């Protein structure tokens, strides 16, 4: 700073500083905001992305173990609403909505368009991780 692969409708505070904008860019909206937003520290949460650890349910091999088995230990796979200390990250609204394709309903045209209101992709943006 580029690739990949997930995952984004859930969740989660206060204090102290700072002082005007903040919500990723652009644009149309709509919201927080001197009752002090954002932001930055402290300290406290969220979350199950990575790492440790790892219940149950089922499955394999192995011993026991022999004519053939069961029970029983044992590794392995596996996998919860569990998961300490850590590494990120998060702690206003769906990624606040909405922009681009596709599809379906309604209404107006009578044209192969417009409004509208659904759903689902695609982009882009974020955070994990793996690589370069």
């Nucleotide at each position: 700073u580029g690739u990949u692969u997930a995952u984004a409708a859930a969740g989660a505070a206060g204090a102290a500083g700072c002082g005007a904008g903040a919500g990723a860019u652009u644009a149309g909206g709509c919201u927080c905001u001197a009752a002090g937003a954002c932001c930055u520290u402290c300290u406290g949460g969220c979350a199950a992305c990575c790492a440790a650890c790892u219940a149950a349910a089922a499955g394999u091999c192995u011993c026991u173990a022999u004519a053939a088995a069961a029970c029983g230990a044992g590794a392995u796979u596996g996998g919860a609403a569990a998961a300490u200390c850590g590494g990120u990250g998060c702690c206003a609204a769906u990624u606040c909505c909405u922009a681009u394709c596709u599809c379906c309903c309604a209404a107006a045209a009578u044209g192969g368009u417009u409004u509208g209101g659904g759903a689902g992709a695609a982009a882009a943006u974020a955070u994990a991780a793996a690589g370069a």
The RNA shown here (SAM riboswitch aptamer (S box leader)) has 132 nucleotides and comes from a Flavobacteriales bacterium. The organism belongs to Flavobacteriales, within Bacteria. The sequence was found by an Rfam model in a public genome assembly.